[in-house]
Model confidence (mean pLDDT): 78 of 100. This is a predicted structure of a 159-nucleotide RNA (Lysine riboswitch aptamer) from uncultured Enterocloster sp. Lineage of the source: Bacteria > Bacillati > Bacillota > Lachnospiraceae > Enterocloster. Rfam family: Lysine riboswitch aptamer. Gene Ontology term of the family: lysine biosynthetic process. The sequence is in RNAcentral, with records from MGnify.
RNA sequence: GUAGAGGUUGCGUCGAUCAUGAGUAACCGGCGGGAUGUGACAGACACAGUGGAAUGCCGGCAAAGGGGAAAGACGCCGAAGAGAAAAGGCUGCUGGGCUUUUUUUCUGGGCAUAUGGUGAAGAAUCAUAUGACUGUCAUCCGGGUGGAUGGAGAGCUAC
Repeated sequence: GUAGAGGUUGCGUCGAUCAUGAGUAACCGGCGGGAUGUGACAGACACAGUGGAAUGCCGGCAAAGGGGAAAGACGCCGAAGAGAAAAGGCUGCUGGGCUUUUUUUCUGGGCAUAUGGUGAAGAAUCAUAUGACUGUCAUCCGGGUGGAUGGAGAGCUAC
C1' cells in the first nucleotide's frame, strides 16, 4: 500500500410514520392588575406600553421548532464520538450563543450501574468511575477450541 475481521442494536447519515413537548405557547372573549416588557443572557441601543406593560383567574380555539423512537434505504469498520484551538457563516450592534470546516488530543467495541453535565423530560445523549461481556495482540499455564496477567485502533489478520 491492497484486502479483511470485531457486533446483547457494530458505527454514522437520511428516514415515511409515531409519541412527547401540550391542552403548553400564540390568538380571541371576560374579570382582575397597575408599570414595566421585548430583542436567549450582559451592556449600549432600538421598539412596545397609563389609548393600560409584566402578571393572575375563567372560557374558547389551538400549534410549532428543537430533542427522541422508528420499518426501511444508503455509506462504512477511526466506522465514529468527545475535548481544545483557529478560520468562515448566522444571530440587528459588542461580548456571548448557534453552526460549518481545518488542525490537534483522548477513546478497541457495545452493555449495565452510580455520579455529574445538556435537556421540558423518568426520553435521549455526553463525561468520569466501577462491573461483567466481547474482538484482538503479547507473555505465561495447560492435552485442549480453555485459563491467568498485561496492552491499545498510530492496534489486529492476510498478501